[in-house]
RNA sequence: ACUACGGAGAGUUUGAUCCUGGCUCAGGAUGAACGCUAGCGGCAGGCCUAAUACAUGCAAGUCGAACGGGAUUCUUCUUCGGAAGAUGAGAGUGGCGCACGGGUGCGUAACGCGUAGGCAAUCUGCCCCUGACAGGGGGAUAGCCCUUCGAAAGGAGGAUUAACCCCGCAUAGUCUCAAUUUCUCGCAUGGGAAGCUGAGUAAAACUUCGGUGGUCAGGGAGGAGCCUGCGUCCGAUUAGCUAGUUGGCGGGGUAAGGGCCCACCAAGGCGACGAUCGGUAGGGGGUCUGAGAGGAUGAUCCCCCACACUGGCACUGAGAUACGGGCCAGACUCCUACGGGAGGCAGCAGUAGGGAAUAUUGGGCAAUGGGCGCGAGCCUGACCCAGCCAUGCCGCGUGUAGGAAGAAGGCUUUCUGAGUUGUAAACUACUUUUGUAAGGGAAGAACGGCGGUGACGUGUCACCGAGCUGACGGUACCUUACGAAUAAGCACCGGCUAACUCCGUGCCAGCAGCCGCGGUAAUACGGAGGGUGCAAGCGUUGUCCGGAUUUAUUGGGUUUAAAGGGUACGUAGGCGGCCUGGUAAGUCCGUGGUGAAAGUCAGUGGCUCAACCAUUGAAGUGCCAUGGAUACUGUCGGGCUUGAGAAGUGUAGAGGCGAGCGGAAUUGGUGGUGUAGCGGUGAAAUGCAUAGAUACCACCAGGAACACCGAUUGCGAAGGCAGCUCGCUGGACACCCUCUGACGCUGAGGUACGAAAGCGUGGGGAGCGAACAGGAUUAGAUACCCUGGUAGUCCACGCCGUAAACGAUGAUCACUCGCUGCGGGUUCUUUGGGAUCCGUGGCCCAGGCGAAAGCGUUAAGUGAUCCACCUGGGGAGUACGCGCGCAAGCGUGAAACUCAAAGGAAUUGACGGGGGUCCGCACAAGCGGUGGAGCAUGUGGUUUAAUUCGAUGAUACGCGAGGAACCUUACCUGGGCUAGAAUGCCUCGGACCGCCCUGGAAACAGGGUUUCCCUUCGGGGCCGAGUGCAAGGUGCUGCAUGGCUGUCGUCAGCUCGUGCCGUGAGGUGUUGGGUUAAGUCCCGCAACGAGCGCAACCCCUGGGUUUAGUUGCCAGCACAUAAUGGUGGGGACUCUAGACCGACUGCCUGCGCAAGCAGAGAGGAAGGCGGGGACGACGUCAAGUCAUCAUGGCCCUUACGCCCAGGGCGACACACGUGCUACAAUGGCGCAUACAGCGGGUUGCUACUGAGUAAUCAGAUGCCAAUCUCGAAAAGUGCGUCUCAGUUCGGAUUGAGGUCUGCAACCCGACCUCAUGAAGGCGGAAUCGCUAGUAAUCGCGCAUCAGCCAUGGCGCGGUGAAUACGUUCCCGGACCUUGUACACACCGCCCGUCAAGCCAUGGGAGUCGGGGAGACCUGAAGUCAGUGACCCACAAGGAGCUGAUCAGGGUAAAAUCGGCGACUGGGGCUAAGUCGUAACAAGGUAGCCGUACCGGAAGGUGCGGCUGGAACACCUCCUUU
Repeated sequence: ACUACGGAGAGUUUGAUCCUGGCUCAGGAUGAACGCUAGCGGCAGGCCUAAUACAUGCAAGUCGAACGGGAUUCUUCUUCGGAAGAUGAGAGUGGCGCACGGGUGCGUAACGCGUAGGCAAUCUGCCCCUGACAGGGGGAUAGCCCUUCGAAAGGAGGAUUAACCCCGCAUAGUCUCAAUUUCUCGCAUGGGAAGCUGAGUAAAACUUCGGUGGUCAGGGAGGAGCCUGCGUCCGAUUAGCUAGUUGGCGGGGUAAGGGCCCACCAAGGCGACGAUCGGUAGGGGGUCUGAGAGGAUGAUCCCCCACACUGGCACUGAGAUACGGGCCAGACUCCUACGGGAGGCAGCAGUAGGGAAUAUUGGGCAAUGGGCGCGAGCCUGACCCAGCCAUGCCGCGUGUAGGAAGAAGGCUUUCUGAGUUGUAAACUACUUUUGUAAGGGAAGAACGGCGGUGACGUGUCACCGAGCUGACGGUACCUUACGAAUAAGCACCGGCUAACUCCGUGCCAGCAGCCGCGGUAAUACGGAGGGUGCAAGCGUUGUCCGGAUUUAUUGGGUUUAAAGGGUACGUAGGCGGCCUGGUAAGUCCGUGGUGAAAGUCAGUGGCUCAACCAUUGAAGUGCCAUGGAUACUGUCGGGCUUGAGAAGUGUAGAGGCGAGCGGAAUUGGUGGUGUAGCGGUGAAAUGCAUAGAUACCACCAGGAACACCGAUUGCGAAGGCAGCUCGCUGGACACCCUCUGACGCUGAGGUACGAAAGCGUGGGGAGCGAACAGGAUUAGAUACCCUGGUAGUCCACGCCGUAAACGAUGAUCACUCGCUGCGGGUUCUUUGGGAUCCGUGGCCCAGGCGAAAGCGUUAAGUGAUCCACCUGGGGAGUACGCGCGCAAGCGUGAAACUCAAAGGAAUUGACGGGGGUCCGCACAAGCGGUGGAGCAUGUGGUUUAAUUCGAUGAUACGCGAGGAACCUUACCUGGGCUAGAAUGCCUCGGACCGCCCUGGAAACAGGGUUUCCCUUCGGGGCCGAGUGCAAGGUGCUGCAUGGCUGUCGUCAGCUCGUGCCGUGAGGUGUUGGGUUAAGUCCCGCAACGAGCGCAACCCCUGGGUUUAGUUGCCAGCACAUAAUGGUGGGGACUCUAGACCGACUGCCUGCGCAAGCAGAGAGGAAGGCGGGGACGACGUCAAGUCAUCAUGGCCCUUACGCCCAGGGCGACACACGUGCUACAAUGGCGCAUACAGCGGGUUGCUACUGAGUAAUCAGAUGCCAAUCUCGAAAAGUGCGUCUCAGUUCGGAUUGAGGUCUGCAACCCGACCUCAUGAAGGCGGAAUCGCUAGUAAUCGCGCAUCAGCCAUGGCGCGGUGAAUACGUUCCCGGACCUUGUACACACCGCCCGUCAAGCCAUGGGAGUCGGGGAGACCUGAAGUCAGUGACCCACAAGGAGCUGAUCAGGGUAAAAUCGGCGACUGGGGCUAAGUCGUAACAAGGUAGCCGUACCGGAAGGUGCGGCUGGAACACCUCCUUU
């Protein structure tokens, strides 16, 4: 510069990810319909269904300038009888038209349509051009008139009559036919021109005299007919079809070619490039959509076709097999006097019906067009207009500007407030499209006709002039006046998708296009407020295209997602090496024709714009013809050797077939030795064995399979092939480079081969072994295990034809880094090795590819050719049909219905009756318990008027409760109160309070008495009343919550930033090698750092130093005492309680790279985190608690609130948990006696004294406590007694009497004394705690509290053990790895039968119906042929008859398609049915494929195959050293 102007996605499979893949949405369109709504105009459109039936009107007539004729009316005359003239209706003859225009889409898959050609095989009225002609006769018939039949529709007979009606005769040719001569053209048959001879056929008149019309011939235009190439829907579960069928010869017929028809002859013709059959359908221009290619469609407009009630038929005619003509048959409707007749809206209106649904029985021929006519004109539901309908497209309007007190109202709210509706309204100013009223007011009209002028052949053409013609319509448009005046809805607001809150509802009602919402806080249901979108419309539904590259030509795939045929050979077909010549079919370029118009696109223009319309151009990617080009493809010819093949020489091999031979082993038999078991299993049993098994020896028989070699080896197309030898035979490879010369590749159909199982016939049968039997196992066990065992496994012959027939990877060819093996050749060699070809393996593999896993010269890479196959899951490889098979079955192979997924790979978890490593009082080793008894206490259950509520595996159960006789108390019964029992604020009043009396169980009610306290003098306290604001609720929801807590777990984990890896989820770090109590630390490492956890920092305890010295202490001094730190004093000690020191593997030895470990070695009070506590990561369990408290929402309000009395929480056939006390001598009892620590105390602890047996009481003292006190510690120790007993053990239970607390011990307290003296003699299955100052055992204290049901809880000290080999197992946990169909995560998922409901579907005795062909019978009208005695003008012709053809009707059988169908088969779907547990983990017997048998069911077993099987071991290979 030129060309080009165009292509967007989203939701949904998962815990998450990537991919595959379907479903769904956003867009456009519509002859639409439905819902809600509606102001106006322009332009367009309007039965898609019943080609169903139609009332009524109209839609095709016209010509007197073809003809006979003359109704009627008018004028004149009149002798009133009528005559003349004018007018010329209806009907008829004749001509032209009626074949156009208009409607519909039934039929038709066809030369029907489209496109391009052909007719040398044709016709053509009206129109145009040219040439020629029209002489002279004859005849009939409608009408009219008369008669007559019939209800009618309609006829019949007679008489008479005209023509442009009909018929001869004449004339004519370039016409037709026949014969013939010459010339010429064509691809062929053949055509054309000229000449000659013979034969044949024409005509019509009317007239205004201008003409119009007629006949023959030639030509034109337009129209029609026929033929051909190419294109034109679905089904192969339709594969063979065809008798005028295909062709020929001759004839007939037609305008014309042709089996169009006929006679004869031949046997052809069509078909996988889809014949035939079945289904569906008018075709095209175009229309919608789409970037396009395509896909869908064929309304309106245009072209063609077909049809006109259904079917058939011809006539007339230029043209029809004729929508508003005819004949016949049929169905239907109507009329009828029952004898007969009439009709055809798929013309315009209109009606009924059908339907979701589609208009007026309108005006006009003014325009355009058509028919007839010389014309005027007539006709025209064609057409032009109007009406109805938001059906669509386009345009306009419903106002514009200002206006914040941001009004009222509504809605929301965190509520004295604010937000929003919202400049919105009011209000002010302005405008007037539209509307209403009034006035003006078109274009569309120019022809023709009339008059005139001019040109040429007096009539046509052109021009001029005056006048006439408008349905729409007084419409469009213009002007004026008035006045914001007359005019907004619909859908949506969870995501996709733009737009959010409140209330109601409570898996209900409902929504939903997909995903999905709704089970009490719903932006998803319904309403409201608000918002969003579009707007006279808006939504919904249906349909089409798009998005969907989801049928992929453009533009897809096939290892694992759906998809490579089991394998080879090969037919058709497709594709094909190098050089060269010809040709020019494909291909490319130019030119011509065509591709109708409308439409689309572009330019310009006209309606004020637009829609709409006009005009010009482009486009129409196609077809035909023609000229050229020749690279490529094709084709014809010549050549070549590299593809392919052959020859020659060798090599390796479980390649195939046949025959023969061999040894080991199993089993059986015979004989022998020999005795009691053998066998089998997890353990057993069935079984075998004293009739002698098993074991051992020898011999014999028979069948099947071939150890070692042997290997990830080799061979084969695949299936597959293994002892040795021989015979026959296929293929491969290497070398040589001798030959042929593209002979090649692939391969739909086809053919052959094809594991195992299975089938048929006949053999064979050792072992093994479906079925079957028995034994076990088990809840059951139609299984797994065991003992037997039949088919079968083996052979021969014949079938079957399938497998996870797999490398889940079609065949062939070429190309594209490396490393390293194995097998077979050739060659060089310095024997180390190198080069080369073929086959066969492996590898963190380069680049590349892939969704990833992975593939990677043996491709899943890059290209080429051909074949096969896929298109969501289920239904289903099923049904039906067909083919094959003896059968089993195999091949081919759907639909209804149903789901919103089904899938692949990978990720993180979780899980495994997977693996590895490691912890923990987890097991083991120990000590003591629980489970048995009695009692205490908590719980379940039961009971009850109530036995209040909560906690419920671990992680509820001596738990909330660290104190239920009343109270507590929430529960029950009864009695009471209602702004309430409590608190704050306001007003009033003051003893109303209190006290006393009465009633009462009390609360409370009634009565009586009574005049408060403080004060800074304002008032306050207290009480009562009133009123209002706030009440109150242990009512519900812990699944609305906060807070607090339990548990995993004091386990060692959980994460982040940056970087790196991966498309991504995610990974790495955090894994690995060591080490630790520890993700503790070290080393390594694409990671480097960091955070929460671990540890440490805090407290107690263990040693010391120092400070301090009362209430503690007392060595020394002193005093006092019977004695005592009692006193003075002292700080030494103990102690008290503050600060500090101390421990770090620091030192030594050994091991180790280090971290660290070991030795107890030193030192030390203490060692290797000294002991204990506090402290609990990210998170899990919708864990617990609405009854501690707080709190959203809901609920109750003379009660679900509050007060009171009594009762209950304490019940008791039972069951469980936690405890206490015991069962005794390591003990009980008695007497004597020693040593703590933590703590408590003034409504309290109490010394001491007295009383009592005692609980306790009386008196009294000290102490707010290192001062006084509780206070005795107990086990222990000493002495004594008991002597194995239900006891001097044990103390339950019960009786009696007391004490204390308290208003009150009946339900229902504790304690004391006396008496009583139960069970119990060490505890089944099972189960708990504890690793050192621990367990065990002994006592002491405290909280709560009037008292106490405390044996509980929390602390304190005294005495004080045993054991740990070890990590196989049980439980819990941590890390790594593996499998997974799990992810509410194994308490997961999930399969099949059975039962129930619903749905569609297969089979089905049969039954009903449809379509078509063939066969036979019959056969209308018409046509054709023959005949024709009857008719006629006797020539032609006709009636009639006969035959042929044929619509229709009938008969019979079969096939085919469909509806219904007792019964029957499976299938799908459906919150909580039954039986089992098949699959997913090694799924508890690895699973799956094919096949066979068996079984309630999943399924089991046999045979062969696959890995898409885990784990362990071994082998091989690779990498590293």
The RNA shown here (small-subunit ribosomal RNA) has 1521 nucleotides and comes from Catalinimonas alkaloidigena. The prediction has a mean pLDDT of 84. The RNAcentral record of the sequence draws on Rfam. Its Rfam family is "Bacterial small subunit ribosomal RNA". Gene Ontology terms of the family: ribosome and structural constituent of ribosome.